[in-house]
The RNA shown here (small-subunit ribosomal RNA) has 1477 nucleotides and comes from a metagenome. The prediction has a mean pLDDT of 82. Its Rfam family is "Bacterial small subunit ribosomal RNA". The RNAcentral record of the sequence draws on SILVA.
C1' cells in the first nucleotide's frame, strides 16, 4: 500500500532499512586497503612444496685447488693431500609448517572441573656416572637375472649402527615395620630384605655430545557436570549388553579384552531409528530479547583415491611412508610394474561464478648444523578482477541581449534547459615530462677495542634489500587527460509532449495499455545516487505475524462431547531448624584477534599499533534468610465426614393401566369411500367407507405442562413396587490441607449404522404407482422393505451448541420463579444453594457480556497462527464392515473472513397513494385508405430515433429548391468575407453561338473624385486565413426525454457512534403534500410543495372602434346619427373562500354534516413552474466545441433522378359497416385567431372548382366564418338512397415547371367492409363522446397530422383482496456494474503439481549364512640358526565378495481425484420465507 460503495476489525501478501566470498546488464579516471572454487572430498598433463649434517662413519662419483709424475705449452696419468661430496651406513627432523570440511548429533565442541589412574624428543635445572669386549653389514669389488621397477649370489669393511659383560640408584618388582595425612580404592615419608636392568664417542683439549635418575616447563592423553539441530507419520532399544571376581592388555582408568557368576541398564526430561550438519571465538540484524550465519584471521576435531591394517618412534596407526583389498589412470618386450595437488602454480570437467605454470629468502617464523651455511609455493612481495571499504579528481570566480539550438504552451508572445555556453580572469590535485629519491638493516658473521678470563659478554666500524629506481619530493607547460547509470501512477524524491491502441509491452504490490496513456516506446524536462550505479539471489528487519519480554481462542483460525483419575504443574493458617533455589561481598577463569573508548602511526580516512574497558558466562568461597523448597510441631476457615431433614421427568429391574390406531369376528346398512391447488393410482356390489359389539397386537403416555425440575455430559415424562446414586439445607460434633487441575491412561457417550435371536400397531430411508413439470431419478398423493421397540455385543462420531475448559477470591443494583431453613406484628422479612429477565462500572472490532462475565486476578489442562488444495494422500492404531483417530506436501490465489453502516432488491411483512385494478363511456386489434417505421428491393431509395422514454418522431408541410443520397457534366484560393503586393479599368448589363444547364466562346456599351502625385471602387493573378450534413453525444457545453408534479432531496450548528454514518427526516395523528400538529437531542435553515397567472361573482375607475335601456332622427331593415354610462363588453385596479361562522368528534392539527352564508366551499377548475439526482438516456444532421480525418475532394456549382420503390410485418390515425342513422329543403346560436406579394363585401358568368369586374380594411372600424342541434319529408334493413376506395373522362387553380410526384371540381364506376380472436388503450365533469371553426408551415399541398377554440353533453366508483407503478416504516441478504445481481456441480477442451499401480532401475545402514586378504595377537616337532631367534604352518578377528528377506528413492502402459485457464453443454442447489427455510 492492498480485501468493502463506505467503515471497524482479524488476517495474510507486498514495499522502504542494513548486509554479502556473490553473479548480471550499463559504464569506467588514480590511489591505498583487505579479499577472491560457495559447484564436481571431479579427474590431473608438468614444475616446485622436507631435508639437513664429512665437528658420529666407511669412503671418493663429479667439481676445484694443491702435489707428484710423463711432457716442448697446451694435454694426460696418480695421490682423498684440502676445499668440498653423488651414492651409502648412522643421528635428528619428517607426527611442525601448508590443504579441505568428505565423515561426525558425538566428551567432537565450548565452558568449568578432576587424575590419589597418566606419557613427554628437543629445552632450563640439580645429582651420579661415561670401565671393557665382541660378532656382523650397507657402501665398494666380482659374477648374474629383468623390457624396466628392481633383485639374486659371492667376497670384503666402518661408526655416536648392533650385541655381550661389569659398576650401580632416591629408578622398577617383591617384602618388613613406623609415623603423618586424606578423596572411597588409598596417598606421603622412613626403614629392612631380596631379585633386575645403562653409556658412545668426536675434538682444535675449552668443549660438544651420551647413560641412570629428580623437578621445571611445554606438548599431549584420559574421566566428568553443564550446553550444543530437526522428525513421534521413529516408541520401545540392549546379550559385551549392565554389573561383580579374576585374569590379559595399555604410557594410563575402564568390558578396552577374555573366563565364570548375577540380570541387569537405558527410555515421553524422548531412548532406538531416520535426515541434515564439522564446532567454537566471532559475522550480519535487531532497542532489546532474539533470528540467521560459520567464507577469510584465531583456537579445536575430522580427513588425505575408496575401505582395512600395523611398523618406525618420545610423538603417527601418518597429506607428499609402508602392506593388503578395490575402483581409475599409465609404462609394458604382455612376463610384469607405476601412481594418487582437499600443498603452490596449472590443466580438463562442472557452473551463473572466483586469479600468474610470476619475484625472492632481504625481512618474520621453521628443519638440521658448532659455526659458515642448506633447504622453506610457510612467508615476504610483484601480477590479474571496481568483488567490498576507504580516499582523490574530472576544476573555480565573474559573465544575461537570460545568445543560438532543442523542448513546451493559453503561440506576432511566453517559460524552461540557464550563469549554463560563449567571452574574460585564476589554479594544477591528478594524467604528462624530465631530475632527484628512501625507511624497511638489526642482527649472524669478519675485523679492532674493553671486562672477567682461552670462552663468553659488551663497545665500535665493515657486510646484506625480491620489492623497486617504488613510495616520496621538485620543475615545466596547459582547463589541459577524466561521468555515468536507475528512476519519474500510488507506496516514493522527481511531468509534459510525440507514438502505438488489451497491440507491442510494464508490472514489488495495487494495477497500467481497447485513440487525448505523467504507467508501454522515444524525446526534452527533473530527481537520486556517483566511479560507479540498476537487476537478480540469500539473511535479518519492519512481523508484537511463534508473542520470554510481548498475542490469542462467543461470532474473524482456535474449549478436547462429557467426567474419574496415574505421573507432572501449583497449592491455607502460626512456629522452629536448614540453606537447594534467590540476595550480596570475594577468589578463579572467560586465549589472541574482533566490538566499544581514549590516544598515537601512514598528509586524511579504510587500514595498523598501544592502553583501557566489556566479554551480561562457568566454577569455587564467604555470609544473609524476606519469599520458595526441604525438615519438625501445632491451628482450622480449605475439603472430607458424622447427626437430622428436604427435593425432583436422576438411574437400574419389575408389575399394572386407559385413550388412539390398526387388524380378526359378527351385526346395522348402502354406493362410493380416500386423498389434492387439482386429480389419479388405491379401496369397493366377492359389500367398502359409516357406525355397534366382543378379541388381539405392538408402540407411545394427550390433559397437568411452565421462562419449571433432576443428571458430569449425552438425557429423562403414564401409574406403581424393589435397589441405588446426588444435591441441598440445619447443627457447627468429628479429622486436620487429607485441596485444585491432569498430558498419557480408563469409563460413559444422541440419532443413524452393524452382528445374533425375538418383535413389528403405526411411522417409515430404499423401491413401485400416480400426479406436477421442458425434464422431474425431487417438493405433493396411494402403498411399502430394512428400521424404527426388546435382549446381548460391537460402533464412538453430532451445528455433542451457552459455538463460551475447570477450580478460587473480589467488583453496583432492580425484579421473577423452584426448593428448604429461619424472624416475626401473619401486613411483611432474612438467609443459602439452583434457575430467568433487565440495567451499571468495567470489558469487547462490534454485535453484547455484565455476581451464572466475555469484567479485574490467580492455577492447571486443550486448541490456533492467510484462504484453497483437505480433515485430503501416505504410514500407523482401533473397528466385522460401514468407517473413525492421527494427519502432510506439491501446486494455486491476494485475498478469504467477522461485526457494524448506507443502499439496492426479496415469488418477507405493516400503511398509504394512483383511470392501478374494480364499476362504467368509448375505442384500438378484422376492412379500405392516410402517415410512421422493419424488412425486401434500388444507381440511390440520404442521415438520425428503436421497451415503458423510437415508430402522424426530427419533418410547423420533399413536383424544382429544400437535400444532406445516386448518375452525368464542370471548378481548385474556390460560394463569402479580410490583409498584402502585382496587373487591368471597369465590374455588371445586353445580344449572338455550343450546351440539359452550370459554365465556355464571341460581340456591344462602360465608372467615380481629384491639388494630376494619387485615392475610391471593382476585375484577374500570387500569399495567408477556407470549407466538409466527414467520425466520435462513450472527449463535451447548450437543449430535451423519463421516473414525476412522485414528496421527497439536503445543509449549519449541537449531541450519540473509535468510524462509517445515525440525529433532525423517527414515533402518534393529519393532509394532495416533510401540509400541519403533539411529542422528542435535538434546535434551526435551503431546495421541492404552497405562494404566481387565465377562468367563474361582484365593485370603483374609464367610455372607442365596444354596447343602445331610457330620449330624439331615420331607414324596407339596421347603433346608422344626435345622444347616454344605466347593461353587456373591453382592461386597469380592489373585494371574494380563510374550515371564516355554526353542530359535532378531537388535547392539537384537522375532520365530518343535503348546516348557514354564498357566484364559488374545503388545493373551485385549468395553465405555466418539474428539487437531488437516475438511464455513459437522446442530440456533433439546429447551434457551439476538443480531437480525429479528406484538401484538383469526403469542398463547391449544375441538370435529371431519388428520398413517394412494394411477396410482406408493426404501431398511430381518417372513413365506415348504418335508421340515436342517410339524403332533401327549411331556421337558429359562438369563441379564438387571420389578413396588403392579403383577407375580400356586393354584381356577373360557370352545375361546380373557379372566373371577370368592384369596394371596404394595416383592423374591437372592413373581411374570413359554424356544424351538430331544431322543423318538415323521404328511404325500411338490404352490401342498401349504407359505404365510399377504386378506375374512366372533362375540368379549375397555383406555380419555370403537375411524366416520376400536388390538390380541388364535376359526371360515371361502386371495392372491402353486416361492430372486428388472443390481447390491448383513453377517460372521474363542462370530462368522456360527439359538432364544427381556426391558426402556424405555405406559391401550390399530399392536414385525415398538430396547436388551438368553442357548441351539444353522458354513465360510473361497492371497494383496495388481485396486476402495475410510486412513497415511508421495518425485516433479511453471500447484492453494491446493486435480482436483467450473486453463484454450484457433472461433461467437453487445454495447462500444471500429486496419489495408487503389473513391472523396471537404483540407494544406504544394519541382520542371518557362506568365503576370507594384509596385519597384531597367539599356538608350534620336523627346515635355517650364531641356540637369541626366524622361516613355514595352525588358530582367534577384520575390510572385501556372494546369498537371502525386509527399508528407501526414482520412473511406469493404466487410473484417481485436484488446482488454473473472457465469452463452450446441462440444468439451477445456495444467498430474499432463493420460491420444498
Nucleotide at each position: 500500500g492492498u480485501u468493502u460503495g463506505a467503515u471497524c476489525c482479524u488476517g495474510g501478501c507486498u514495499c522502504a532499512g542494513g548486509a554479502u566470498g556473490a553473479a548480471c546488464g550499463c559504464u569506467a579516471g588514480c590511489g591505498g586497503u583487505a579479499g577472491g572454487c560457495u559447484u564436481a572430498a571431479c579427474a590431473c598433463a608438468u614444475g616446485c612444496a622436507a631435508g639437513u649434517c664429512g665437528a658420529a662413519c666407511g669412503g671418493u662419483a663429479a667439481c676445484a685447488g694443491g702435489u707428484c709424475u710423463g711432457u716442448u705449452u697446451a694435454c694426460a696419468g696418480a695421490c682423498g693431500c684440502u676445499g668440498a661430496c653423488g651414492a651409502g651406513u648412522g643421528g635428528c627432523g619428517c607426527a611442525c609448517g601448508g590443504g579441505u570440511g568428505a565423515g561426525u548429533a558425538a566428551c567432537g565442541c565450548g565452558u568449568a572441573u578432576g587424575c590419589a589412574a597418566c606419557c613427554u624428543a628437543c629445552c632450563u635445572u640439580u645429582u651420579a656416572c661415561c670401565g671393557a669386549g665382541g660378532g656382523a653389514u650397507a657402501g665398494c669389488c666380482c659374477a648374474g637375472g629383468g623390457a624396466a621397477a628392481c633383485u639374486u649370489g659371492g667376497a670384503u669393511u666402518a661408526a655416536u649402527a648392533c650385541c655381550u659383560c661389569a659398576u650401580g640408584a632416591u629408578a622398577c618388582u617383591a617384602u618388613u615395620a613406623a609415623a603423618a595425612g586424606a578423596c572411597a580404592u588409598c596417598u606421603u615419608u622412613u626403614u629392612u630384605u631380596a631379585g633386575u636392568u645403562a653409556a658412545a664417542a668426536c675434538u682444535c683439549c675449552g668443549g660438544u655430545g651420551g647413560u641412570a635418575a629428580g623437578a621445571g616447563a611445554u606438548g599431549g592423553g584420559c574421566a566428568u557436570g553443564c550446553g550444543u539441530g530437526c522428525c513421534a507419520u521413529u516408541a520401545g532399544c540392549u546379550u559385551g549388553u549392565u554389573g561383580g571376581u579374576g585374569a590379559g592388555g595399555u604410557a594410563a582408568c575402564g568390558g578396552c579384552u577374555c573366563a565364570c557368576c548375577a540380570a541387569g541398564g537405558c527410555a515421553a526430561u524422548g531412548a532406538u531409528g531416520g535426515c541434515u550438519a564439522g564446532g567454537g571465538g566471532g559475522u550480519c540484524u535487531u532497542a532489546a530479547a532474539g533470528g540467521a550465519u560459520g567464507g577469510u584471521c584465531c583456537c579445536c576435531c575430522a580427513c588425505a583415491c575408496u575401505g582395512g591394517u600395523a611398523c618406525u618412534g618420545a610423538g603417527a596407526c601418518a597429506c607428499g611412508g609402508a602392506c593388503c583389498a578395490g575402483a581409475c589412470u599409465c609404462c609394458u618386450a604382455c612376463g610384469g610394474g607405476a601412481g594418487g595437488c582437499a600443498g603452490c602454480a596449472g590443466u580438463g570437467a562442472g557452473g551463473a561464478a572466483u586469479a600468474u605454470u610470476g619475484g625472492g629468502c632481504a625481512a618474520u617464523g621453521g628443519a638440521c648444523g658448532a659455526a659458515a651455511g642448506u633447504c622453506u609455493g610457510a612467508c615476504c612481495c610483484a601480477g590479474c578482477c571496481a568483488a567490498g571499504c576507504c580516499g582523490c579528481g574530472u576544476g573555480c570566480a565573474g559573465g544575461a541581449u537570460g545568445a543560438c539550438g532543442g523542448c513546451c504552451c493559453u503561440a506576432c508572445g511566453g517559460g524552461u534547459u540557464g550563469u549554463a555556453a560563449a567571452c574574460c580572469g585564476c589554479u594544477u590535485u591528478u594524467a604528462u615530462a624530465c631530475g632527484g629519491g628512501a625507511a624497511g638493516a638489526a642482527a649472524c658473521c669478519u675485523u679492532c677495542g674493553a671486562a672477567c678470563g682461552u670462552g663468553u659478554u659488551c663497545g665500535a666500524a665493515g657486510c646484506u634489500g625480491a620489492c623497486g629506481g617504488u613510495a616520496c619530493c621538485g620543475u615545466a607547460a596547459g582547463a589541459a587527460u577524466a561521468a555515468g547509470c536507475a528512476u519519474c501512477g500510488g507506496c516514493u524524491a522527481a511531468c509534459u509532449c510525440c507514438g502505438u491502441g488489451c497491440c507491442a509491452g510494464c508490472a514489488g504490490c495495487c494495477g497500467c495499455g481497447g485513440u487525448a496513456a505523467u504507467a508501454c516506446g522515444g524525446a526534452g524536462g527533473a530527481u537520486g545516487c556517483a566511479g560507479g550505479c540498476g537487476u537478480u539471489a540469500u539473511c535479518c528487519g519492519g512481523a508484537u505475524u511463534u508473542a520470554u519480554u510481548a498475542g490469542g481462542u462467543u461470532u474473524a483460525a482456535a474449549g478436547g462431547g462429557u467426567g474419574c483419575g496415574c505421573a507432572g504443574g501449583c497449592g491455607g493458617g502460626a512456629u522452629u531448624g536448614u540453606a537447594a533455589g534467590u540476595c550480596a561481598g570475594u577468589g578463579g577463569u572467560g586465549a589472541a584477534a574482533u566490538c566499544c573508548u581514549a590516544c598515537a602511526g601512514c598528509u586524511u580516512a579504510a587500514c595498523u599499533g598501544u592502553a583501557g574497558a566489556a566479554c551480561u558466562g562457568c566454577c569455587a568461597u564467604u555470609g544473609a534468610u524476606a519469599c520458595u523448597g526441604c525438615u519438625a510441631u501445632c491451628c482450622u476457615u480449605g475439603a472430607a465426614u458424622a447427626u437430622a431433614g428436604u427435593u425432583g421427568a436422576g438411574g437400574u429391574a419389575g408389575g399394572c393401566g386407559g385413550a388412539a390406531u390398526g387388524u380378526g369376528u359378527u351385526g346395522u346398512g348402502u354406493a362410493g369411500c380416500g386423498g389434492u391447488g387439482a386429480a389419479a393410482u388405491g379401496c369397493a356390489u366377492a359389500g367398502a367407507u359409516a357406525u355397534a359389539a366382543c378379541a388381539c397386537a405392538g408402540a407411545a403416555c394427550a390433559c397437568c405442562g411452565a421462562u419449571u425440575g433432576c443428571g458430569a455430559a449425552g438425557g429423562c415424562a403414564g401409574c406403581u413396587u424393589a435397589c441405588u446414586a446426588a444435591a441441598c439445607u440445619a447443627u457447627c460434633a468429628u479429622u486436620g490441607a487429607c485441596g485444585c487441575u491432569g498430558a498419557g491412561g480408563c469409563a460413559c457417550g444422541a440419532a443413524a449404522g452393524c452382528g445374533u435371536g425375538g418383535g413389528g400397531a403405526g411411522c417409515g430411508a430404499a423401491c413401485a404407482g400416480g400426479a406436477u413439470u421442458a425434464g422431474a431419478u425431487a417438493c405433493c398423493c396411494u402403498g411399502g422393505u430394512a428400521g424404527u421397540c426388546c435382549a446381548c455385543g460391537c460402533c464412538g462420531u453430532a451445528a455433542a451448541c451457552g459455538a463460551u475448559g475447570a477450580u478460587c477470591a473480589c467488583u453496583a443494583g432492580u425484579u421473577g420463579u423452584g426448593u428448604g431453613c429461619g424472624a416475626u406484628a401473619u401486613a411483611u422479612u432474612g438467609u443459602a444453594c439452583g434457575u430467568g429477565a433487565c440495567u451499571g462500572a468495567g470489558g469487547g472490532a462490534a454485535a453484547c457480556c455484565a455476581u451464572u462475565a466475555a469484567g479485574u486476578g490467580a492455577u492447571c489442562c486443550a486448541c490456533c497462527u492467510g484462504g484453497g488444495g483437505a480433515g485430503u494422500a501416505c504410514g500407523u492404531u482401533c473397528g466385522c464392515a460401514a468407517g473413525a483417530a492421527u494427519g502432510a506436501a506439491a501446486c494455486u490465489c491476494a485475498a478469504a473472513g467477522g461485526a457494524a453502516u448506507u443502499g439496492a432488491c426479496g415469488g418477507g411483512g405493516g400503511c398509504c397513494c394512483g383511470c392501478a385494478c374494480a364499476a362504467g363511456c368509448g375505442g384500438a386489434g378484422g376492412a379500405a385508405c392516410a402517415u410512421g417505421u422493419g424488412g425486401u428491393u434500388u444507381a440511390a431509395u440520404u442521415c438520425g430515433a428503436u421497451g415503458a422514454u423510437a415508430c402522424g418522431c426530427g419533418a410547423g408541410g420533399a413536383a424544382c429548391c429544400u437535400u444532406a443520397c445516386c448518375u452525368g457534366g464542370g471548378c481548385u484560393u474556390a460560394a463569402a468575407u479580410g490583409c498584402a503586393g502585382c496587373u487591368g479599368g471597369a465590374c455588371a448589363g445586353u445580344u449572338c453561338u455550343g450546351g440539359a444547364a452550370a459554365c465556355a466562346g464571341a460581340a456591344u456599351u462602360u465608372c467615380c473624385c481629384u491639388u494630376c502625385g494619387g485615392g475610391g471602387c471593382u476585375a484577374g493573378c500570387u500569399a495567408c486565413a477556407a470549407g466538409g450534413u466527414g467520425c466520435u453525444g462513450c472527449a463535451u457545453g447548450g437543449c430535451u426525454g423519463u421516473c414525476g408534479u412522485c414528496a421527497g432531496c439536503u445543509c449549519g450548528c449541537g449531541c450519540c457512534g473509535u468510524g462509517a454514518g445515525g440525529u433532525g427526516u423517527c414515533g402518534g395523528g393529519u393532509u394532495a403534500a416533510g401540509u400541519c400538529c403533539c411529542a422528542u437531542a435535538a434546535c434551526g435553515a435551503g431546495c421541492c410543495a404552497a405562494c404566481c397567472c387565465c377562468u367563474a361573482u361582484c365593485c370603483u375607475u374609464a367610455g372607442u372602434u365596444g354596447c343602445c335601456a331610457g330620449c330624439g332622427g331615420u331607414u324596407c331593415a339596421c347603433g346608422c346619427c344626435g345622444g347616454g354610462g344605466a347593461c353587456u363588453c373591453u382592461a386597469a385596479g380592489g373585494a371574494g373562500a380563510c374550515u371564516g361562522c355554526u353542530a359535532c368528534c378531537g388535547u392539537a392539527a384537522g375532520g365530518u354534516g343535503u348546516g348557514a352564508g354564498g357566484a364559488a366551499g374545503g388545493u373551485g377548475g385549468g395553465g405555466a413552474u418539474g428539487a437531488c439526482g437516475u438511464c455513459a438516456a437522446g442530440u456533433c444532421a439546429g447551434c457551439a466545441c476538443g480531437g480525429c480525418c479528406c484538401u484538383u475532394a469526403c469542398g463547391u456549382c449544375c441538370a435529371g433522378g431519388g428520398c413517394u420503390a412494394c411477396a410482406c410485418a408493426c404501431g398511430u390515425g381518417u372513413u365506415a359497416c348504418a335508421a340515436u342513422g342517410g339524403c332533401c329543403a327549411g331556421u337558429a346560436c359562438a369563441a379564438a385567431g387571420g389578413g396588403c406579394a392579403g383577407c375580400u363585401a356586393c354584381u356577373u358568368g360557370g352545375u361546380g372548382a373557379c372566373a371577370a369586374g368592384a369596394u371596404g380594411c394595416u383592423a374591437a372600424u372592413c373581411u374570413c366564418u359554424a356544424a351538430a342541434a331544431c322543423u318538415g319529408g323521404u328511404c325500411u334493413c338490404a352490401g342498401u338512397u349504407c359505404g365510399g376506395a377504386u378506375c374512366g373522362a372533362a375540368g379549375u387553380c397555383u406555380g419555370c415547371a403537375a411524366c416520376u410526384c400536388g390538390a380541388c371540381u364535376u359526371c360515371g364506376u361502386g371495392a372491402a367492409g353486416g361492430u372486428g380472436g388472443a390481447u390491448u388503450c383513453g377517460c372521474u365533469a363542462g370530462u368522456a363522446a360527439u359538432c364544427g371553426c381556426g391558426c402556424a408551415u405555405c406559391a401550390g399541398c399530399a392536414a385525415u397530422g398538430g396547436c388551438g377554440c368553442g357548441g351539444u353533453g353522458a354513465a360510473u366508483a361497492c371497494g383496495u383482496u388481485c396486476c402495475c407503478g410510486g412513497g415511508c416504516c421495518u425485516u433479511g441478504u453471500a447484492c453494491a456494474c446493486a435480482c436483467c445481481g450473486c453463484c454450484c456441480g457433472u461433461c467437453a477442451a487445454g495447462c500444471c503439481a500429486u496419489g495408487g499401480a503389473a513391472g523396471c532401475c537404483g540407494g544406504g545402514g544394519g541382520u542371518a549364512c557362506c568365503u576370507g586378504a594384509a596385519g597384531u595377537c597367539u599356538g608350534u616337532a620336523a627346515c635355517c640358526a650364531u641356540u637369541a631367534g626366524g622361516a613355514g604352518c595352525g588358530g582367534c578377528c577384520u575390510a572385501g565378495g556372494g546369498u537371502a528377506a525386509a527399508c528407501u528413492g526414482g520412473u511406469g502402459a493404466c487410473u484417481g481425484g485436484g488446482g488454473c485457464u473472457a465469452a463452450g453443454u446441462c440444468g439451477u442447489a445456495a444467498c430474499a420465507a432463493g420460491g420444498u427455510a